[in-house]
RNA sequence: GCCAAGCAAGGGCACACCCGCCGUGAGGCGGGGUCGCAAAGCCAAGGGGCCCGCUCCCGCGGGCACGCCUGGCUGCCUCG
Numbered sequence: 001g002c003c004a005a006g007c008a009a010g011g012g013c014a015c016a017c018c019c020g021c022c023g024u025g026a027g028g029c030g031g032g033g034u035c036g037c038a039a040a041g042c043c044a045a046g047g048g049g050c051c052c053g054c055u056c057c058c059g060c061g062g063g064c065a066c067g068c069c070u071g072g073c074u075g076c077c078u079c080g
Stems, first nucleotide, its partner, number of pairs: 005078002012037002017032006035067001041073003045070003049064006
């Protein structure tokens, strides 16, 4: 230095919930908060979920969400 492994140390993120703002909505942003997370960093790519419109039905179109699973890219540290 690299690989595996995983969190010892230094740290990081921030569920629910609350407040403010935006959005028809799913939800997003900011602040508080801290259930958890070794990628809870990024990607909507496949599956699944959610929202809006159309539709007699089948279904079609647009959107949301990466803290559901799979997958892709990248990354701190090395106590052991």